[in-house]
RNA sequence: GCAAAUACAAGGCUAAUUUCCUUAAAGGAAUACGGAGGAACCAAGUUUUAUUGGGGUUAAUCCAUAUUAUAUGGUAGGGUUGCCUAUUUACCCGAACCCGUCAGCUAACUCCGGGAGCCUAAAAUAGGAGAUGA
Numbered sequence: 001g002c003a004a005a006u007a008c009a010a011g012g013c014u015a016a017u018u019u020c021c022u023u024a025a026a027g028g029a030a031u032a033c034g035g036a037g038g039a040a041c042c043a044a045g046u047u048u049u050a051u052u053g054g055g056g057u058u059a060a061u062c063c064a065u066a067u068u069a070u071a072u073g074g075u076a077g078g079g080u081u082g083c084c085u086a087u088u089u090a091c092c093c094g095a096a097c098c099c100g101u102c103a104g105c106u107a108a109c110u111c112c113g114g115g116a117g118c119c120u121a122a123a124a125u126a127g128g129a130g131a132u133g134a
Base pairs, nucleotide, nucleotide: 011119012118013117014116019030020028021027033113034112035111036110037109042104053102054099055098056097057096062074063073064072065071066070077093078092079091080090083128084127085126086125087124088123089122
């Protein structure tokens, strides 16, 4: 001097997942913000135990090929620029979990979540906000 690892702080990213009170730690009919069930009307109206039927959260669905059980390619859809928004290009993601035979929409009403994982190669255009200078 360079690089890596660990810990803390600050800043930021995905995301509903932030904040407050109290406690040694638990915790709270707490909270921003989210999800589900549930009438009429409307819709639907032959499903019926299917080796896993049907449904829900989520961007995370679906198709093809090959293998003989996993892989490849694509795709609905989603994310990324360190003041913000939009667009184009580019680069990435396209998983997982839950309910338990049961749920269309749905006012009143009822129930539940409020965690976790990370450090995003970026470039350009337009508009806006703020600061500084003249």
The prediction has a mean pLDDT of 78. The RNA shown here (c-di-AMP riboswitch aptamer (ydaO/yuaA leader)) has 134 nucleotides and comes from a Clostridiaceae bacterium. NCBI's taxonomy places the organism under Bacteria, Bacillati, Bacillota, Clostridia, Clostridiaceae. Of the family's consensus pairs, 91% are formed in the model.